[in-house]
Context: one part of a larger RNA
């Protein structure tokens, strides 16, 4: 390179947007770059191949032919691809009025609970465990009542429910704001799909500066357990967890399943009182589009299983894989305050 793969065997980039690039709807005309055919030129000789000839055969030598699949020139064709010009509306988008939603940013407010502080009542225990002890308590704890402070999280509703590209999002109110969906069918008229490099976003932990600090809790201290116990259990407890503004850029970032498009038996639930119709007596019934679950035919699969939300049948484009270890390491580059990230080998070995 050809070929084969990528849920679980190696392999889908964490995710979106998007540049180059690849690919691209219906139709009319033109063109002739790609494409196809003809002509003539060239494609050195030798070699290879075919048919002869010469060495007594052969290797070898020699004659002729074929081939040289190519290149430029010229004539022609016009289906397809391209280009140019025109038209269309089925793709894509815009507008109008609607539906649902923990989608995002900011500001404010609320109640339950924990902790602490002050005061009242009250007295000897409380707490904790498998059992204990450390710990707290006569300087009055635990319990209980009243008042106050402060931080964090939002019980029930809650649902294989909803929203978001992913990470993720859950009290309430206001304000700003993104997207989806269905119906009507007004408008634009291919404006599309994928996307190397690239720009954003990106849980937790970590990090810088400044705040905040109730509970929880790495590290750490103590008590137990144990042969030991640098653990599991218990009592404490600092970073951190929270906020603002930066950085980091990784996860079993998972559906271990890239994005877009078309097609291919059925059954059943659910979300948004989606939307259209029928009887309307309400629950109802018949369609239809979007999302999300459970089965299942064909087909696929090594099997498990997948099965219109495909892992089926096809197309477009991108990423990635090529025995195990060495190793996602070394070196170098780039990025980072650091931690480290990213790109990424080889020797050797089985």
């Nucleotide at each position: 390179u050809u070929g084969g793969g990528u849920u679980u065997a190696a392999a889908g980039g964490g995710u979106c947007c998007g540049u180059a690039g690849g690919c691209g709807g219906c139709u009319u005309g033109a063109u002739a770059a790609g494409u196809u055919g003809g002509a003539a030129g060239u494609g050195a000789a030798a070699g290879c191949c075919c048919u002869g000839g010469g060495u007594u055969c052969a290797a070898c030598c020699u004659a002729g032919g074929a081939a040289c699949u190519g290149c430029a020139u010229u004539c022609a064709a016009a289906a397809c691809u391209g280009u140019c010009a025109g038209g269309c509306u089925a793709g894509a988008g815009u507008a109008u009025g609607g539906u649902a939603g923990a989608g995002g940013a900011g500001a404010g407010u609320g109640g339950a609970a924990u902790u602490c502080c002050a005061g009242g009542u009250g007295u000897a225990g409380c707490g904790g465990u498998g059992a204990a002890a450390u710990g707290c308590g006569u300087a009055g704890a635990u319990a209980u009542c009243u008042g106050g402070a402060g931080g964090a999280a939002c019980a029930u509703c809650a649902g294989u429910g909803g929203c978001g590209a992913a990470g993720g999002c859950g009290a309430c109110u206001c304000c700003c704001u993104g997207g989806c969906c269905a119906a009507a069918g007004a408008c634009u008229g291919a404006c599309g799909c994928c996307c190397a490099u690239g720009u954003g976003c990106g849980a937790a932990a970590g990090u810088g500066u400044g705040g905040g600090g109730a509970g929880c809790a790495a590290a750490c201290g103590g008590g137990a357990u144990u042969a030991g116990a640098u653990a599991c259990c218990c009592c404490g407890g600092u970073a951190g967890u929270c906020c603002a503004c930066g950085c980091c850029g990784u996860a079993a970032a998972c559906g271990a399943u890239g994005u877009c498009u078309a097609c291919u038996a059925g059954c059943c639930g659910u979300u948004g009182g989606g939307u259209g119709g029928a009887u309307u007596g309400a629950a109802u019934c018949c369609g239809u589009g979007a999302g999300u679950a459970g089965c299942g035919c064909a087909g696929c699969u090594a099997a498990c299983g997948c099965g219109a939300u495909a892992a089926g049948u096809a197309g477009a484009c991108c990423g990635c894989c090529u025995g195990g270890g060495g190793a996602g390491u070394a070196c170098g580059g780039c990025c980072g305050c650091a931690a480290g990230g990213u790109u990424a080998a080889a020797a050797c070995u089985c």
A computed fold for a 350-nucleotide part of an RNA from an uncultured prokaryote, annotated as small-subunit ribosomal RNA, central domain.
The prediction has a mean pLDDT of 87.